[in-house]
RNA sequence: GCCGGAAUAGCUCAGUGGCCAGAGCAACUGUUUUGUAAACAGUAGGUCGAGAGUUCGACUCUCUCUUCCGGCU
Repeated sequence: GCCGGAAUAGCUCAGUGGCCAGAGCAACUGUUUUGUAAACAGUAGGUCGAGAGUUCGACUCUCUCUUCCGGCU
């Protein structure tokens, strides 16, 4: 230099155009227990990496940039 992949909650990830963006773990609260842990119930936590474009509508499609991973020379 070229090619491909990834970026979504504190962490690991799902979500291939539609009306509220989700799960597990973690955190917090409650129940239970002599107490802790476990179990059960609930709560909170997200400008979906940045900018532009297409569209009635974008996490999703297109382009550019940033970061990370892999491959080729």